RNA sequence: GCUCCCUUAGUUUAACGGAUAGAAUUACGGAUUCCGGUUCCGUAGGUAUAGGUUCGAUUCCUAUAGGGAGUA
Numbered sequence: 001g002c003u004c005c006c007u008u009a010g011u012u013u014a015a016c017g018g019a020u021a022g023a024a025u026u027a028c029g030g031a032u033u034c035c036g037g038u039u040c041c042g043u044a045g046g047u048a049u050a051g052g053u054u055c056g057a058u059u060c061c062u063a064u065a066g067g068g069a070g071u072a
Stems, first nucleotide, its partner, number of pairs: 001071007010025004018055001027043005048064005
């Protein structure tokens, strides 16, 4: 250089083109406890970026960025 794959919460991940994008874990708050841990409840945290298609895009298309694999 060429071909292919991946990118969703701090982390690990789910989501037929249609529900307020769902969990686990972490963090924070509360309950429990003499204190801490465990357990339980709650809160916060989100689709890499820019366009396009569509009534509707995490999903389809294009480009860019980042990461990975293969190839001479």